[in-house]
Context: one part of a larger RNA
Molecule: small-subunit ribosomal RNA, central domain
Organism: uncultured bacterium
RNA sequence: CUGGGUGUAAAGGGAGCGUAGACGGCGCAGCAAGUCUGAUGUGAAAGGCAGGGGCUUAACCCCUGGACUGCAUUGGAAACUGCUGUGCUUGAGUGCCGGAGGGGUAAGCGGAAUUCCUAGUGUAGCGGUGAAAUGCGUAGAUAUUAGGAGGAACACCAGUGGCGAAGGCGGCUUACUGGACGGUAACUGACGUUGAGGCUCGAAAGCGUGGGGAGCAAACAGGAUUAGAUACCCUGGUAGUCCACGCCGUAAACGAUACAUAAGGGGUGUCAGGGGGCACAGCUCUUUGGUCCCCCCGCAAACGCAUUAAGUAUUCCACCUGGGGGGGACGGUUCGCAAGAAUGAAACUC
Numbered sequence: 001c002u003g004g005g006u007g008u009a010a011a012g013g014g015a016g017c018g019u020a021g022a023c024g025g026c027g028c029a030g031c032a033a034g035u036c037u038g039a040u041g042u043g044a045a046a047g048g049c050a051g052g053g054g055c056u057u058a059a060c061c062c063c064u065g066g067a068c069u070g071c072a073u074u075g076g077a078a079a080c081u082g083c084u085g086u087g088c089u090u091g092a093g094u095g096c097c098g099g100a101g102g103g104g105u106a107a108g109c110g111g112a113a114u115u116c117c118u119a120g121u122g123u124a125g126c127g128g129u130g131a132a133a134u135g136c137g138u139a140g141a142u143a144u145u146a147g148g149a150g151g152a153a154c155a156c157c158a159g160u161g162g163c164g165a166a167g168g169c170g171g172c173u174u175a176c177u178g179g180a181c182g183g184u185a186a187c188u189g190a191c192g193u194u195g196a197g198g199c200u201c202g203a204a205a206g207c208g209u210g211g212g213g214a215g216c217a218a219a220c221a222g223g224a225u226u227a228g229a230u231a232c233c234c235u236g237g238u239a240g241u242c243c244a245c246g247c248c249g250u251a252a253a254c255g256a257u258a259c260a261u262a263a264g265g266g267g268u269g270u271c272a273g274g275g276g277g278c279a280c281a282g283c284u285c286u287u288u289g290g291u292c293c294c295c296c297c298g299c300a301a302a303c304g305c306a307u308u309a310a311g312u313a314u315u316c317c318a319c320c321u322g323g324g325g326g327g328g329a330c331g332g333u334u335c336g337c338a339a340g341a342a343u344g345a346a347a348c349u350c
Stems, first nucleotide, its partner, number of pairs: 003321004007303002012317001014201004021194003025088007033081002035077008049065006091191001092188003095184004103177007110154001115149007125136002162169002206247006215241002220236004260314003265295003269291010298305002322350003332343004
């Protein structure tokens, strides 16, 4: 290489859109590139293979056959692939009618709580811990009442519940806006699937500029603990956390399970719809789409998975190929302001 694999042993790209490419529904007609078949030419000889023969045998030599699986020219076949034309509606999409949703963006509004400020009441403690101390407090704290400021997050509802491609999304209202689903079957007529490169999105932390800063809190300081304690505990506390714009592009970015399609069992829930029946705030049967749990067939090294597969099959992409060295080196390449990211060896060693 081939092959075999990718939930947990090495291995699914963090996610989507999509270019080239690869693969692709049901008919009819044509062409004949692939495909199948006939003929002709060529495919040197020697060698090799098979059957014979000659040297006493063998090596060696000779004869015959076949092979040389190929190429070119030419005559046919038309099932399959391809191409051209024409048609279809089941795949796909559009329309129409519906209901569900923390899907997104922007603006506005609300209450609880923490902190701070002002004023009142009030007096000696408060706070914190395993126990303490640092800390705060007679310059009147803690507690409590009233008023005010400001920032951030939205208790209950809340759910193996919903939405989103993933990251993720939760107070309320409004505006704009994406997608999915159910029903219908009016329209288009294969318009599909996947997708190397490419483009876009992408938690937290971090970076740049300008704001903001209540609480929390890396760093830092102090108090404890301890043999020590650069920690765990406590008192403080700055970046940061928040907003706008621009970067970064990584995560145990996890279902550690790529996407799409098809067919094949059962049970109990739940969410959004449709249809039927009945003794109708309900019950029951059925159906489509999501989301859990449990058990078959089958699979699996086992654990387990099991119509949301890790089973049976097909298309396409990505990735793996012993451990360490090393997710590292490079005066390598690309990107980035930087931090760094992506790509990614070898010597050596077992």